The RNA shown here (transfer RNA) has 75 nucleotides and comes from a Chloroflexota bacterium. The prediction has a mean pLDDT of 83. It matches the Rfam family "tRNA". By type it is a transfer RNA. The source organism's lineage runs through Bacteria, Bacillati and Chloroflexota.

RNA sequence: GGGGGCUUAGCUCAAUGGCAGAGCACGCGGCUCAUACCCGCUUGGUUGGGGGUUCGACUCCCUCAGCCCCCACCA
Repeated sequence: GGGGGCUUAGCUCAAUGGCAGAGCACGCGGCUCAUACCCGCUUGGUUGGGGGUUCGACUCCCUCAGCCCCCACCA
């Protein structure tokens, strides 16, 4: 330099144009003499930044940033 993938809750990940979710974690409660396990409930989002298309965008398009993989080149 060329090509590809990923970026969503604190963490790991869903959501193939129509209400943004789950598990774990945190918090509260139950259970227990007590702690853990287990059970119940709750909280938590600028969907990486910006722009475009659309009645409507996590989803499609452009651009920037970060991370990863492959190829090429230089040494």